[in-house]
Context: one part of a larger RNA
RNA sequence: GGCGCACGGUGGAUGCCUAGGCGCAAGCAGGCGAUGAAGGACGUGGCUAGCUGCGAUAAACUCCGGGGAGCCGCUAAGCAGGCUGUAAUCCGGAGGUUUCCGAAUGGGGAAACCCGAUGUCGGUAAUGCGACAUCAUUCGGCACUGAAUUCAUAGGUGUCGAAGGCCAACGGAGGGAAGUGAAACAUCUCAGUACCUCCAGGAACAAAAAUCAAUCGAGAUUCCCUGAGUAGCGGCGAGCGAAAUGGGAAUAGCCCAAACCGGGUGUAGCAAUACACUCGGGGUUGUGGGGCUGCUUCAGGGGCAACCCAAAGAGUUACAAAAUCGAGAUGUAGUUGAAGGCUUCUGGAACGAACAACCAAAGAGGGUGAUAGUCCCGUAGACGAAACGUCUCGAUCUCUUCAGAAGCAGUUCCCGAGUACCGCGGGACACGUGCAAUCCCGUGGGAAGCUGGGAGGACCAUCUUCCAAGGCUAAAUACUCGCUUGCGACCGAUAGUGAACUAGUACCGUGAGGGAAAGGUGAAAAGCACCCCAGUGCGGGGAGUGAAAUAGUACCUGAAACCGUGCGCUU
Numbered sequence: 001g002g003c004g005c006a007c008g009g010u011g012g013a014u015g016c017c018u019a020g021g022c023g024c025a026a027g028c029a030g031g032c033g034a035u036g037a038a039g040g041a042c043g044u045g046g047c048u049a050g051c052u053g054c055g056a057u058a059a060a061c062u063c064c065g066g067g068g069a070g071c072c073g074c075u076a077a078g079c080a081g082g083c084u085g086u087a088a089u090c091c092g093g094a095g096g097u098u099u100c101c102g103a104a105u106g107g108g109g110a111a112a113c114c115c116g117a118u119g120u121c122g123g124u125a126a127u128g129c130g131a132c133a134u135c136a137u138u139c140g141g142c143a144c145u146g147a148a149u150u151c152a153u154a155g156g157u158g159u160c161g162a163a164g165g166c167c168a169a170c171g172g173a174g175g176g177a178a179g180u181g182a183a184a185c186a187u188c189u190c191a192g193u194a195c196c197u198c199c200a201g202g203a204a205c206a207a208a209a210a211u212c213a214a215u216c217g218a219g220a221u222u223c224c225c226u227g228a229g230u231a232g233c234g235g236c237g238a239g240c241g242a243a244a245u246g247g248g249a250a251u252a253g254c255c256c257a258a259a260c261c262g263g264g265u266g267u268a269g270c271a272a273u274a275c276a277c278u279c280g281g282g283g284u285u286g287u288g289g290g291g292c293u294g295c296u297u298c299a300g301g302g303g304c305a306a307c308c309c310a311a312a313g314a315g316u317u318a319c320a321a322a323a324u325c326g327a328g329a330u331g332u333a334g335u336u337g338a339a340g341g342c343u344u345c346u347g348g349a350a351c352g353a354a355c356a357a358c359c360a361a362a363g364a365g366g367g368u369g370a371u372a373g374u375c376c377c378g379u380a381g382a383c384g385a386a387a388c389g390u391c392u393c394g395a396u397c398u399c400u401u402c403a404g405a406a407g408c409a410g411u412u413c414c415c416g417a418g419u420a421c422c423g424c425g426g427g428a429c430a431c432g433u434g435c436a437a438u439c440c441c442g443u444g445g446g447a448a449g450c451u452g453g454g455a456g457g458a459c460c461a462u463c464u465u466c467c468a469a470g471g472c473u474a475a476a477u478a479c480u481c482g483c484u485u486g487c488g489a490c491c492g493a494u495a496g497u498g499a500a501c502u503a504g505u506a507c508c509g510u511g512a513g514g515g516a517a518a519g520g521u522g523a524a525a526a527g528c529a530c531c532c533c534a535g536u537g538c539g540g541g542g543a544g545u546g547a548a549a550u551a552g553u554a555c556c557u558g559a560a561a562c563c564g565u566g567c568g569c570u571u
Base pairs, nucleotide, nucleotide: 001570002569003568004567005566006565007564008563009562015556016520017519020491021490022488023487024486025485026484027483028482029480030479031166032165039101040100041099042055043054044053046079047078049075050074051073061095062094063093064092065091066090070083071082072081106115107114108113116135117134118133119132120131121130122129137163138162139161140160141159142158143157144156145155170201171199172198173197174196175195181188185235211218212217222249223248224247225246232240233239253472254471255470256416260281261280262279263278264277265276266275267274268273286450288415289414290413291411292410293409294408295407296406297405298404300309301308302307311401312400313399314398315397323396324395325394326393327392328391329390330389331388332387334383335382336381341355343354344353345352357374358373359363365377366376367375421445422444423443424442425441426440427439428438431457452467453466454465455464456463507514508513527555530542531541532540533539
């Protein structure tokens, strides 16, 4: 030196565990903000570093409920001092306080700072000083004022109201790539995706046919299944990719403009009247509808009439619009809740074994010194709200009809115009210009008006079907920052969130940004009094605790690499 055996050191794998994550489901909620948000800075405790809470009333104040014996949050003990059956601590509801920054809004600014103006009050002999309130901008309404310029307008002033910013995804809209694929690449694809911007809601968008269909018919929209990887589109390459129909989910329909009637104001006019604007009535449709005129039929009571009573109907998500009250349910604290032993054994400990019991609308789960239906918290079941919120129903209430409704006839009155449509240039439609309909935009032209007009995939005829150029509308659908409950052939500390722990912390970077490591004594600290070695050390040896100390805070288990000690064999 090597090999072997034994015993150690180091190291932190493995096993077990879980305080934290991940995913899903159901319900709730779907917003907060100039009454100053989200997020912060700085403070705040008797002693206080961090976290948490709170805001100069500062781990808190008031009221109302719950609860019932201890309490003064956590790391985290300690010292000192307090509170509490006159009900504290704690839990819930409501309220008060809430520095400074931040949309930040009196002006400024290198956020948490600096400097003002006006008014009122305090203080001073007076000034300086202090306290409180107000003072941003934009838009809209109203009022006053008011130029060039007569009226007017612009402008100005005041007042009232609104907005601004934040927020996970979902939604609508305006812009809008490239890597890639096409085995290169340009049309094409990726993709109207990513990303940027604007706007909104709890959902949004869409929506009551100028729709489909096919000679039969359907009857707003949205979503799912199907149709169907079909019909089609496509350097007919790569690829892209419908619709009707059928079956389901959910269902809901309405209001204007116009004709016409009436009122008001203005302009023109001597006036009649005409025109314009405005208000009320009327009216809302495609087997066309409506208006006006005439006729027919029906139509509670009172009153000359306005109107009143009765009756009927409807309603707060559209179709007009607000509020109050009551009842019930439910949420935000909670309450109650059955049943085991004095037995024996093992053990440190009984929840184990033995024996012999009990409850069960409760044998879900967790904890307790090992594995507990009957020890504790709970569980099934049954109850509960002063206050605030939500939902449902009802009442008050509101609105309509109540003098119109129906029918017939006539009528040269109305039925959304720089619109439809066309040319050119683009875009969207599954559809790349194609035979290219349909929809939208730019640009130049530019109708008809019910004997009218659009569509049915060029176009024309026939036929069918619908009525554009105004508007509103719940549900079925999408999503989950958040709250509650439950579940998991999800993870178990190199996993699972980056983060089980002072984690978006430490640290890195000028900055945008990047971004860790780090869990476990024991049932209980019983955390080793006392003695010895030692540097008033580190560490160790005794003693003691404990079931165990090779469980001693560098603490469960404690693998391997690596480093040793002893013994044996061997070179």